[in-house]
RNA sequence: CAUGCAAGUCGAACGGAUUUGAGGGGCUUGCUCCUCAAGUUAGUGGCGAACGGGUGAGUAAUGCAUCGGAACGUACCGUGUAGUGGGGGAUAACCCGGCGAAAGUCGGAUUAAUACCGCAUACGAUCUAAGGAUGAAAGCAGGGGAUCGCAAGACCUUGCGCUAUACGAGCGGCCGAUGUCGGAUUAGCUAGUUGGUAGGGUAAAGGCCUACCAAGGCAACGAUCCGUAGCGGGUCUGAGAGGAUGAUCCGCCACACUGGGACUGAGACACGGCCCAGACUCCUACGGGAGGCAGCAGUGGGGAAUUUUGGACAAUGGACGAAAGUCUGAUCCAGCCAUGCCGCGUGAGUGAAGAAGGCCUUCGGGUUGUAAAGCUCUUUUGUCCGGGAGCAAAUCCUGUUCACUAAUACUGAGCGGGGCUGAGAGUACCGGAAGAAUAAGCACCGGCUAACUACGUGCCAGCAGCCGCGGUAAUACGUAGGGUGCGAGCGUUAAUCGGAAUUACUGGGCGUAAAGGGUGCGCAGGUGGUUACGUAAGUCUGAUGUGAAAGCCCCGGGCUCAACCUGGGAACUGCAUUGGAGACUGCGUGGCUAGAGUGUGGCAGAGGGGGGUGGAAUUCCGCGUGUAGCAGUGAAAUGCGUAGAGAUAGCGAAGGAACACCAAUGGCGAAGGCAGACCACCUGGACUAACACUGACACUCAGGUGCACGAAAGCGUGGGGAGCAAACAGGAUUAGAUACCCUGGUAGUCCACGCCCUAAACGAUGUCAACUAGCCGUUGGGGUAGCAAUGAGCUCUUAGUAACGCAGCUAACGCAUGAAGUAGACCGCCUGGGGAGUACGGCCGCAAGAUUAAAACUCAAAGGAAUUGACGGGGGCCCGCACAAGCGGUGGAGCAUGUGGUUUAAUUCGAAGCAACGCGAAGAACCUUACCAGGCCUUGACAUCCAAUGAACUUUCCAGAGAUGGAUUGGUGCCUUCGGGAACAUUGAGACAGGUGCUGCAUGGCUGUCGUCAGCUCGUGUCGUGAGAUGUUGGGUUAAGUCCCGUAACGAGCGCAACCCUUGUCCUUAGUUACCAGCACGUAAUGGUGGGCACUCUAAGGAGACUGCCGGUGACAAACCGGAGGAAGGUGGGGAUGACGUCAAGUCAUCAUGGCCCUUACGGCCUGGGCUACACACGUGCUACAAUGGUCGGUACAGAGGGUUGCCAAGCCGCGAGGUGGAGCUAAUCCCAGAAAACCGAUCGUAGUCCGGAUCGCAGUCUGCAACUCGACUGCGUGAAGUCGGAAUCGCUAGUAAUCGCGAAUCAGAAUGUCGCGGUGAAUACGUUCCCGGGCCUUGUACACACCGCCCGUCACACCAUGGGAGUGGGUUGCACCAGAAGUAGCUAGUCUAACCUUCGGGAGGACGGUUACCACGGUGUGAUUCAUGACUGGGG
Repeated sequence: CAUGCAAGUCGAACGGAUUUGAGGGGCUUGCUCCUCAAGUUAGUGGCGAACGGGUGAGUAAUGCAUCGGAACGUACCGUGUAGUGGGGGAUAACCCGGCGAAAGUCGGAUUAAUACCGCAUACGAUCUAAGGAUGAAAGCAGGGGAUCGCAAGACCUUGCGCUAUACGAGCGGCCGAUGUCGGAUUAGCUAGUUGGUAGGGUAAAGGCCUACCAAGGCAACGAUCCGUAGCGGGUCUGAGAGGAUGAUCCGCCACACUGGGACUGAGACACGGCCCAGACUCCUACGGGAGGCAGCAGUGGGGAAUUUUGGACAAUGGACGAAAGUCUGAUCCAGCCAUGCCGCGUGAGUGAAGAAGGCCUUCGGGUUGUAAAGCUCUUUUGUCCGGGAGCAAAUCCUGUUCACUAAUACUGAGCGGGGCUGAGAGUACCGGAAGAAUAAGCACCGGCUAACUACGUGCCAGCAGCCGCGGUAAUACGUAGGGUGCGAGCGUUAAUCGGAAUUACUGGGCGUAAAGGGUGCGCAGGUGGUUACGUAAGUCUGAUGUGAAAGCCCCGGGCUCAACCUGGGAACUGCAUUGGAGACUGCGUGGCUAGAGUGUGGCAGAGGGGGGUGGAAUUCCGCGUGUAGCAGUGAAAUGCGUAGAGAUAGCGAAGGAACACCAAUGGCGAAGGCAGACCACCUGGACUAACACUGACACUCAGGUGCACGAAAGCGUGGGGAGCAAACAGGAUUAGAUACCCUGGUAGUCCACGCCCUAAACGAUGUCAACUAGCCGUUGGGGUAGCAAUGAGCUCUUAGUAACGCAGCUAACGCAUGAAGUAGACCGCCUGGGGAGUACGGCCGCAAGAUUAAAACUCAAAGGAAUUGACGGGGGCCCGCACAAGCGGUGGAGCAUGUGGUUUAAUUCGAAGCAACGCGAAGAACCUUACCAGGCCUUGACAUCCAAUGAACUUUCCAGAGAUGGAUUGGUGCCUUCGGGAACAUUGAGACAGGUGCUGCAUGGCUGUCGUCAGCUCGUGUCGUGAGAUGUUGGGUUAAGUCCCGUAACGAGCGCAACCCUUGUCCUUAGUUACCAGCACGUAAUGGUGGGCACUCUAAGGAGACUGCCGGUGACAAACCGGAGGAAGGUGGGGAUGACGUCAAGUCAUCAUGGCCCUUACGGCCUGGGCUACACACGUGCUACAAUGGUCGGUACAGAGGGUUGCCAAGCCGCGAGGUGGAGCUAAUCCCAGAAAACCGAUCGUAGUCCGGAUCGCAGUCUGCAACUCGACUGCGUGAAGUCGGAAUCGCUAGUAAUCGCGAAUCAGAAUGUCGCGGUGAAUACGUUCCCGGGCCUUGUACACACCGCCCGUCACACCAUGGGAGUGGGUUGCACCAGAAGUAGCUAGUCUAACCUUCGGGAGGACGGUUACCACGGUGUGAUUCAUGACUGGGG
């Protein structure tokens, strides 16, 4: 807001109109008139319309809730009393006429009433001057015997009305008390305001209104202002106290398009009434009119979102009526919506081949799963057929009894009988039929939290309430299988309470986590010693009233149960009135002295204030002496000084500031703070001793201060200014150095006066008083029985100030009679981190700034205490070739080798600080080989299974780079139960093989490293709330957590050490191939031979070394130092041996292995190439640069190894590599095999050399199928760089470094590498300050991927919210003024006027008009406040 409906009714109040029927008259027989009856009805009149229904805009109090009160009203209803007499004038309807489009309106004529107005009367009533005065009414209906009347009727009676008045009930108006949201960044508000007097007004009290008078009233117990909001019963939540809320139902209030106003009425300032103004919509003939769904439906719009334009008055209730009845979107029903609550179903039993399918799989199976199918049953719901309540009892009619009455009328009440009435709806319910038939979803499965696997994806897509998940094996994403939960629902979102003791009344805190005001004084407030009496406000208790109903709770009843409905009870913890008690608190009165205070005597003190006086020092000035520096620093420079500094135990003078020693863990003060000494002066407080007095006078303290104090810095005015010293200047340091250091230096520091008012103003601990073990210092005062008496003391007490410690407390640390303990009084403060102690506003200030003090936004933490580690340019102790002391190198050169880089078809791959880089690789020409190019193969080079064929194998030839292909020769084997079988080869099919492809961050194993460092742990016990600690720390000692002692620890394990190997001495045994002292033989010579095991040696077994002995030190220990003896002395030397763990260390290319990937190729074969490239950079080595050397000649001495596919002798050839040769050797026998440095001689003479040997040329040797790319070696020739190496850096502590050669593994060949062996053989170590690494203890920590950590600020870019901002646009509101519709009230020179009065002129009264007051909308000006927006700008996240 279209449309419909939601308030009408009464003819028994009234006059008419009209319809039907009956009768009658006129009678023209179908017209008109009259009468009666029954209906309908516009209008007059009455009652209702102020109820019912809707909504919550406004309202923080004219509201609501609870309890009271006095100055009121009341239609209908109930109970009384008294009446209801007699008149009058109008008016609508109807009729006639006019105007208008309409809405409507005007004029004329007629008429009725329960409409209107006088008169009479007045039990009550009102007023009063107490005499008196004033004021009412209406009839209608039913019935009727007598009487009267021509009739109508009068009259009587009954009922309903009407009038006056009183009371009641219910309802309403008014007043009070108490309670009732947030903001103080709203602190003052108020002029009819507060009160009085008089008057007016109202139903009624009242500044409600007016006049006059007074100056009051409210407010920190929160006025005023701003924001928000209907209130209550109740509802949700909660153990409760509370918190949140005010849908449905009930009570109250307010509103009805917005604002204002009155009328009528018992009641309204009226949702479906009126007037005016405004906005909006509609109609119009443009003149003018109409409207108000926050009634029920419904429509549009808005929105995440909310229903039918249904049925009926059958019931309940309401209005009217005498009643029948009418009306009723109240109500009762139905419709829509799983929106909520409750109930029910979607089947039950049996059924293992554990079907099929799906999913998973360790491939065996598991799971879906008795689930399905199958078999046997049942039939709720749904479908169909049939039956079928209750909600209905009345009003009404009739009979009868009673009351009223003259009456059997009428009416009312009771009883009996009779009939009618159902929207929902043929509904609930009952019976029957068929048939498992008609019916399951949603969320979740990482933890919280019940429920797990696969695949896909690969920090992507996505998830997420919090923690968090996802970067190739995701129980966290998506899908599937399975599972869990709930189930006609499930999940999400939003909201409230709970958990949250996280605003703490019940029921918290403030030393360090957030939190004690910087300190005192002190009004209000809060709290308050002891005793007696009184009182009864608080308190306790009884009774009464109230606390509506509904709801909640308990016990019953009714729908088959339940939800739901219903009866009774309890409860409603509250308020009010009243009786009692008198303990405690309060109040009043009177006492007391223990709190508090006053008086008296002492006493200590940097307590405060102003004044005077003092010496040392710094600086400056003057004079003298005197000469070249002074000053300053890590080192310097700036600076001062020959114009005379500095120095001067030489002298003198000036000025300012501060007060050495005493001095302390000391003293005083409220705190800040206070320090030379003395003299006095003024002044506050504490303490102490003993008595006297007052008699609770006390404690704490918001706001607030005429309040007061308040370090330093800073500000204002005026002084002062020696030293010091922000700013500033210069010099250094540094990458820079607006710093640290140095030289200067101004404000300031000092004084007076006035401001500022903040500090880590700290004991991070508010003030007051009480109680609760001690011990030990110190300051002030006092006592003293006793000891001692000259002091000093012992000892006791009191007031302060330190250290420790029990109970108790504390998260711990810690506190602990000076509490952070136990209880009390009062105040202040806190409520996650950041934003922020910031913005805005207020107040203070000269300013600087102080104080009060947010929000948006953002994070999931921030924080405390303690623990274990790690770390420290922290500390202590200790060790290591860690430094130092030494020796020799690397880094420079050439070459070798590895790596990076580059290049390439490929230069295969891995290793990356130490701990990759002569590493994997103990040896890349082919092979290796993994790489590249080309040519080939596809069940494959290799394994297992099947089938067929064939022995296997072998000879020769051809093509080809070869793989391979083709041809060809020889050959028929072994076992046998005669079926066949085993091995091998070829072919075929498929299962499969194969991969040095990826992931060492999916793994096993192995390895590196810290580190051969001395550590790492456990059981039991004890301590701690706990993490953890103790043990393992401490005192010593050691190479060692080695040992001893101590010890809330006692023990134990893995590590250390020892046991093992080797080497050094001796012994025993054995004696060949080793050895040879003595004996013998022999040779040119040789253990060559006999012989011998004595020696060496070999290889088995023993001995030896254990701090065992002595002295000293130490603690009477462990142990250390020295010594003896001894081959060896304090682990004798060396090796093997590597704790718990760290590094996501290394390796998928040794091997093994999960997952992924390739399958005519990422597999396999072959040929050739590459791994060997070359501007360059790095690592590791070799050779050198030379004379301690090179070259030549001569001479001597090892050890440990290897050798039959081997080592290879003698001899011969070759300059040589080597060749030839063939003896010996399966090795203490033979061979490799000449050791070299060394030593003895010679030469070279400091030079790019007689150093050095690269590079290149030529000629060769060897291995090998093959030395071009790409081997080693030999000879001749060539003869590069290099003259000892920058910064830096490595190894080594004794048979070591250095130096010299020898051997082996790998290996056909190919070491400067690697692993071993012996020869010669040093120097140095004061020592632990420093560098590096490590161990133990301790300390700090904001670190814990652990300092290669963490982390701060600017700047750059993007985003977010916010402050300022010239302003701009709205909302609300104050003040001043203008204006003034409708309406009401007052006044009124105009106009009109039935009832009443009249002397008939008029009057009274009224209406209209005019005007005044009040006032809505509106307007103007000026403020306040709030919201939005704004170029630019500030900080924040």

Annotation:
Small-subunit ribosomal RNA from Chitinimonas sp. JPB-1.03, 1437 nucleotides, folded computationally. Taxonomically the source falls in Chitinimonas (Bacteria, Pseudomonadota, Betaproteobacteria, Chitinibacteraceae). Its mean pLDDT, the model's own confidence on a scale to 100, is 84.